Purine riboswitch aptamer from Alkaliphilus serpentinus, 102 nucleotides, folded computationally.

[in-house]
RNA sequence: AAUUCAAUAGAUUUUUUCACUCAUAUAAUGCCAUUAAUAAGGUUUGGCUGUUUCUACCAAAUGACCGUAAAUCGUUUGACUAUGGGUGGGAUUAUUAUAUUC
Numbered sequence: 001a002a003u004u005c006a007a008u009a010g011a012u013u014u015u016u017u018c019a020c021u022c023a024u025a026u027a028a029u030g031c032c033a034u035u036a037a038u039a040a041g042g043u044u045u046g047g048c049u050g051u052u053u054c055u056a057c058c059a060a061a062u063g064a065c066c067g068u069a070a071a072u073c074g075u076u077u078g079a080c081u082a083u084g085g086g087u088g089g090g091a092u093u094a095u096u097a098u099a100u101u102c
Base pairs, nucleotide, nucleotide: 006101007100008099009098010096011095012094015091016090017089018088019087020086021085022084023083024082025081026056030048031047032046033045041066042065050057058078059077060076061075062074063073064072
């Protein structure tokens, strides 16, 4: 220095899992019916709608409005779920003399 077998590690790679992050969906929305209260109040239940889409569709705070009636409205903040991508960790498959050892 080369070759063969094997081991450890490395490199690449297959599959999978976890975390974070980005993008898309959906605006944690809208509509109808039902039900309850009344300025110390403004609730309850069901259905539909919305997504190349399963699930979910609420909560808190705050402001307005309604002069006692049956009707609410606005703003701010906070997720989950589906799909795809990125980064990192774990497990796993395969390849390889790249290093060391035999």

Taxonomically the source falls in Alkaliphilus (Bacteria, Clostridia, Peptostreptococcales, Natronincolaceae). Rfam family: Purine riboswitch aptamer. From the family's description: Riboswitches are metabolite binding domains within certain messenger RNAs that serve as precision sensors for their corresponding targets. The coordinates come from a structure-prediction model, not an experiment, and the mean pLDDT is 80.